[in-house]
Context: one part of a larger RNA
Molecule: large-subunit ribosomal RNA, domain I
Organism: Bacteroidales bacterium
Order: sequence, then structure tokens, then C1' cells
RNA sequence: GGCGGAUGGCGGAUGCCUAGGCUUCAGGAGGCGACGAAAGACGUGAUAAGCUGCGAUAAGCUCCGGGGAGUGGCAAAUACACUUUGAUCCGGAGAUCUCUGAAUGGGGCAACCCACUUAGGGCGACCUAAGUACCGCGAUGCGGGGCAAACCCGGCGAACUGAAACAUCUUAGUAACCGGAGGAAAAGAAAACAAAAUGUGAUUCCCUUAGUAGAGGCGAUCGAACGGGGACCAGCCCAAACCGUGGCCGUUACGGCGACCGCGGGGUUUCGGACCAGAAUAAGUCCAGGAGUCGAGAGUGGAACAGGCGAUGGAAAGCGCCGACGAUAAGGGUGACAGUCCCGUACACGAAUUGACUUGAGGAGGUCUGGUAUCCAGAGUAACCCGGGACACGAGGAAUCCUGGGCGAAGACGGCAGGACCAUCUGCCAAGGCUAAACAGUACCUGAAGACCGAUAGCGAACCAGUACCGUGAGGGAAAGGUGAAAAGAACCCCGAACAGGGGAGUGAAAUAGAACCUGAAACCAUCCGCCU
Repeated sequence: GGCGGAUGGCGGAUGCCUAGGCUUCAGGAGGCGACGAAAGACGUGAUAAGCUGCGAUAAGCUCCGGGGAGUGGCAAAUACACUUUGAUCCGGAGAUCUCUGAAUGGGGCAACCCACUUAGGGCGACCUAAGUACCGCGAUGCGGGGCAAACCCGGCGAACUGAAACAUCUUAGUAACCGGAGGAAAAGAAAACAAAAUGUGAUUCCCUUAGUAGAGGCGAUCGAACGGGGACCAGCCCAAACCGUGGCCGUUACGGCGACCGCGGGGUUUCGGACCAGAAUAAGUCCAGGAGUCGAGAGUGGAACAGGCGAUGGAAAGCGCCGACGAUAAGGGUGACAGUCCCGUACACGAAUUGACUUGAGGAGGUCUGGUAUCCAGAGUAACCCGGGACACGAGGAAUCCUGGGCGAAGACGGCAGGACCAUCUGCCAAGGCUAAACAGUACCUGAAGACCGAUAGCGAACCAGUACCGUGAGGGAAAGGUGAAAAGAACCCCGAACAGGGGAGUGAAAUAGAACCUGAAACCAUCCGCCU
């Protein structure tokens, strides 16, 4: 020095565990904010660094309800207090709520600086209270502003990429940015579809039609609809004609008449309405306040052994013997594996406060027939031309929809559509508006579950983590769980400079469970023994 064995050290794999995650389902909620939010700074405790709570009334104040013996958070110990005159704690309501922050009196390098007005107080320095930003509007007032995960609507709008290069095209109306709203949003009651029929009958979503018809440097690619089957179902209101009325103006023969701006009635669709004649006062719908039912909510009750003996063990819930009882009442805990020990669970109840549904005296609103002379039925609109855009449809034979420029109708004997255009036929009535449900999504709360993870896994984060740390900054971003059933966490003695470390003693089932603490693999190191060189 090598090999082998043994005993240790180092190390922290493995096993077991779970306080934390992940995913799904169900229910709830779907917002918070000038009544000052979200997020913070600084304070606040007997002692108090951090976290949590709270705000100069500062781990808290008041009231109502629950609850019933201890309590002063994590968090031990000491001190001092509170509590059956009901504390701590739990549910609800209220009070207080420094400073920053939309931040809003002005300023500012956030948590700081400096004011003014009015009222009250003080001799006074000054103190107390309220107010003082900007924008919009019917304006002594009311509203807005900011934050928040996704979903929704709108505005604006790429490129990489694909086309095996690249320009039309594609990526894609995607991403990003901006505006706006709601618990959903958007859309929506036919100027719709269809096709020769006695047709359908708002919108939305799913399946299909169908990778079809079509579009396309006819390349790459893009890609419907009708119809059918389902989910869900709900329909309405204005403008106008006509009637009445207020204001103002014009005109007048002073009786009125008319224009304009409002208001009330009327009316709302294609077999229209006004108007004239007649008959009725319905059904269904909505609303106020009330009643009822169900649910959510602190909690309350909640079965059955105080079983017995024995062995093992530190410990019995496991094992054996003996005897009862409850019950398909899950799961967890208790010194090992407990239906009957504990917490609970099934089930039955339950306040404040709340949600949904039903009912509904009353109110709002609301009906039908006939006639058809006259009146009304959304105008710089429709259409057309030019330039763009949207439609599966790239200008094409290109209908349809939107509109920057131009031009510019008809008036129900009218108009639009049925994919150029014309005729016939059929359907419908634009240029005003509202509208649940079926459809999308989950930051948040509650519950349940898992052929999901088990500490290099599972969220980045099981632990004081978006922390430490890195970066000028935008931003990046860790590592780190386990004594024991119980601290019983090692009194006392010894070695030592020692509050290091260790040896005894003691605790414990175990201390090679001793806090660098369950198990404790390998690499690596040391010592001893054997063999070889």
C1' cells in the first nucleotide's frame, strides 16, 4: 500500500408519517371604493424583537343573541389582573379607526411639508370642530374617479410563423394596448327563412348537415348555410295620425285661427292604426305592502359497557376466556388496531340576520266586431356612384350588411327581400327602443370526493415565502418538515479556561430517542484484526 472482516465517524438516501398542496364535483357569492377601497407606513402588550389582531377608545370599546368555566393570540415562564353580578370564546349590529394610498385644501423624493374659510374657546402664543381637488348633469344637490382572477362587448391592431424562398394569402381580427359593463355579458320578437306547401315562425347554445356547397398566387390553406335532432322558451314599449292642455310667438273680423317648444290621452302592426258605428270591461302580465312555505345561518340534543378476568407489554383499543347492548351513525383522537372512552357522525331541532318560492284584497296595464272616403305608419334615410370594411365568399356574375365622400327617392295605388338583373309569384314592413331562460367564467367562501403528491414530490412557498438573496430597473427568486406517549428536556458530581465538548448520576420502554434529536443506505474517513506485497 492492497483485499477482506469488525467497530465507529461523516453523510442524509430509504421506509413510515403529514401540518401543505393538486384536481374534480356541489352549493354560495359574484364585488369593494369619496360613508375614503385594495395595498401599505407607523404605532399599539406589565415585560414585547417577529407574526397575528387592533388604531391615540389601539391583542381592544358598546349592545343583542349563543355558551357555561375558566381566561389575558402564536407563546413557555414571572408578575398583575378578569371571571357564575356569567368572563374568555362564537354569531350579529354599532362605536373608534393615526398617516400614506383614487387621495381630493396646496405642495411633495408615498406614509412628509405648508395653508386658507367658517364656528366655538383662550388675554395671548394657540386649541377644537366642520369645510376647501377636478369632471359631468335636469346643479343649495347628485353622480363619477381607484382596485379586483377569468368570463363579456366595443375601439385599435402586429410580427415571428406557414406557403418548404416571397409579395396576394396565412398566422389573425390572434397577441399586445385602450374604453365600458354585468353576475353574467352580447343577441333578440322578421323590411326573417323557405319554395310552389294547407310550409316554418324572436334570440342564444349543443349535436348533425360537413370538411359538404363554396372561397383560394384554385397554392398554402380558409370554410358556411338551409334542413333535421335537442337545451331553453316570452314577449313587449315608443314616434306619428286623432283628442286635450301649458308656455311663447304670429295673426285676427277679437269669436278665434296658426307656427314652435313641452305635457297628458290615444296607438304600435300588415286582415295595421287614427276616424265612424256597435258590443264588452275578460284572461294572462307587472308592482307595493302583507301572509305562508322552504333554505342558509352561532349553536342544542344526539344510540350502545364507568363491562369483568388473564397473559404480553412502558402503555391495550390488539390476543384468549366470560357476559351484555347499539347499529349500515362516516371520520378523527386516546401510550399499539376501540360500534358502545373522547370529539363527532346519521337524524331531529335552532335566534338575530338573511335568500328563494307561493299567495295576493289593492294599484298599473290590458279587449272584440263591422265600415273604409280622408289622415298616419321612423329622410339627408333607402337606393345609386367612388373608396374601404364585414359576410366561409380574396371584385368576382356578387346578392346581403356597415360607412368616409358624392348624389338622393317613394309614401301603402307604397316599399324591401327571395345571391347580378327583369317579369310573375311568395315572404316581409327598414331607417326608434326594451326584454328573463337555455350559453361563458371562478379571484373568493362552504362542503364533499380522489386507482392525485407525500418534503429533489405536491403550489415558487407543509417551516414567519414572493421571504432571504440577486439586479440601477423591469424583473429573477431559493434552501429549510419529524425527540418522546408525556419534557418526564438530564437535579447533583467530575474532566476542562469554558455558557465548548465530554464522563458519571438521574428520567424514560428506549438516550446509538439528548435537542446537530424517528429510521439512518452509499460514497468518503478512522481504528482494530486476518491475509498478501